C1' cells in the first nucleotide's frame, strides 16, 4: 500500500428495508429469622461518525474513524 470481516444496552452477542432484542450484570418488589438461591416489575439505546437512495434506513450504497485477519514491495 492493496484485500476481507466486525462496530448494536455496562458486558458477550442475535437481528439485517416498516416497533430495537436475548443472556448475563443493575434497581425495586415478594419470597426468608436473614443470606444466597428463586418469582415479578423495571431502568439502561447517537445501531462507530458524515453524506446518498428511499413514503421509511440500525439494516442497502458511498466516505471517514477504530479493532482483527491476510496479501504484497524494498532492504
Nucleotide at each position: 500500500g492493496c484485500c476481507u470481516c466486525u462496530g448494536u444496552a455496562g458486558c458477550u452477542c442475535a437481528g439485517g428495508g416498516g416497533u430495537a432484542g436475548a443472556g448475563c450484570g443493575c434497581a425495586u418488589u415478594c419470597u426468608u429469622g436473614g443470606u444466597a438461591a428463586g418469582a415479578a416489575u423495571g431502568a439502561g439505546g447517537u445501531c462507530a461518525c458524515g453524506g446518498g437512495u428511499u413514503c421509511a434506513a440500525a439494516u442497502c450504497c458511498c466516505g471517514u474513524c477504530a479493532g482483527a485477519g491476510g496479501c504484497u514491495c524494498c532492504a
This is a predicted structure of a 75-nucleotide RNA (transfer RNA) from an Anaerolineaceae bacterium.
It was read from a public genome assembly.
Its Rfam family is "tRNA". The family's RNA type in Rfam is transfer RNA. Rfam describes the family as follows. Transfer RNA (tRNA) molecules are approximately 80 nucleotides in length.
The coordinates come from a structure-prediction model, not an experiment, and the mean pLDDT is 82.
The source organism's lineage runs through Bacteria, Bacillati, Chloroflexota, Anaerolineales and Anaerolineaceae.